[in-house]
Context: one part of a larger RNA
């Protein structure tokens, strides 16, 4: 660089909203900017290409032609694209009715378990392991019972389930609140798709301030194991995990699969609607699984939830290492994040 690619070989942005931009449904009229055709002007010469000619040939040179794929002006054409005007309803949306769910947020409540404290019963062990030891225990532990307190998480239901843009969301009740789906009518009339910058959200860990601290548990200490054991196992245990507010902005943020639209055999589960029915068979919309036709793929596999066939827009890739490093810049309290090379080397 491209008529190449991006599940797993390099490569889909963590997710959404949305600005510019790019792209965009049906019909009619108009315009003639793009587009197409004709004509005129210009497109220096040399060079390139073709023909002929001159040096004995050639290089070289000369003459003529072609070409200069372009630009400008003008006259036309009007299918397509664009501009203007009008109309339409199938894309998109609004409304009425119904359904649905661990969607979000705030408050309150509940039981089991754990630990601790106090009291009671009771006596010599308990605990732990592959085996042990550290540890706890006659100052009465472990075990059993009663009472109290605290914090965190919600067994069964639970699923191949559901909801959410993603991260994610699960005890119960209530308030507030976002979405999706379905049926039929009415309404708006292309209001759409994508989305560089931008903005918002964004697990865990971490940071700041103030609380909280039951269990678990980086660091740390001890006991084991071992040749050693800065580990795996055991006994403890601080940050943290929890709450409020504010930062951080990253993950194998994964379906390792960008968003939207159209088209392309079927079978079989599940979820939420609608419809139909005497029974039976069967239908339809949205979602979520399994298996497959065609097709695709290097294969594994994918296969109406595409990795098939096409369209639009965005993001990204271009041998391995050096390196997601250095430098600069932006952001951050910091940790660091974002952007992101080269020398050299194979």
């Nucleotide at each position: 660089u491209u008529g190449g690619g991006u599940u797993u070989a390099a490569a889909g942005g963590g997710u959404a909203c949305g600005u510019a931009g790019g792209c965009g449904g049906a019909u009619u009229u108009u315009u003639a900017a793009g587009u197409c055709a004709g004509u005129g002007g210009u497109g220096a010469a040399a060079g390139c290409c073709c023909a002929c000619a001159g040096c004995u040939c050639a290089a070289c040179u000369g003459u003529g032609g072609a070409a200069c794929u372009g630009c400008c002006a003008u006259u036309g054409a009007u299918a397509c694209u664009g501009g203007a005007a009008a109309u339409c309803u199938u894309g998109a949306g609004u409304u009425c009715a119904g359904u649905u769910g661990a969607g979000g947020u705030a408050a309150g409540c509940g039981g089991a378990a754990u630990u601790u404290a106090u009291g009671a019963u009771g006596u010599a062990g308990c605990g732990g392991u592959g085996a042990a030891a550290u540890g706890c225990a006659u100052a009465g532990a472990u075990a059993u019972c009663a009472u109290a307190a605290a914090g965190a998480a919600c067994a069964c239901c639970u699923a191949u389930u559901g909801c959410g843009a993603a991260g994610g969301c699960a005890g119960c009740u209530u308030g507030c609140u976002g979405g999706a789906c379905u049926u039929g009518g009415a309404c708006u009339g292309a209001c759409g798709c994508u989305a560089a910058g931008g903005u918002a959200c964004g697990a865990a860990a971490g940071c700041g301030u103030g609380g909280g601290g039951a269990g678990c548990g980086a660091a740390c200490a001890g006991g084991a194991u071992u040749a050693g054991a800065u580990a795996c196992c055991c006994u403890g245990g601080u940050a943290g995990u929890c709450c409020a507010c504010g930062c951080c902005g990253u993950a194998a943020a994964c379906g390792a699969u960008g968003a939207u639209c159209a088209c392309u055999c079927g079978c079989u589960g599940c979820u939420g609607g609608c419809g139909a029915u005497a029974c039976a068979c069967u239908g339809u919309c949205a979602g979520u699984g399994g298996c497959c036709a065609a097709g695709c793929g290097a294969a594994a596999g994918c296969g109406u939830u595409a990795a098939g066939u096409g369209a639009u827009c965005c993001a990204c890739c271009u041998g391995g290492g050096g390196a997601g490093u250095a430098c600069g810049c932006u952001c951050g309290c910091a940790a660091g994040a974002g952007u992101g090379a080269a020398a050299c080397u194979c």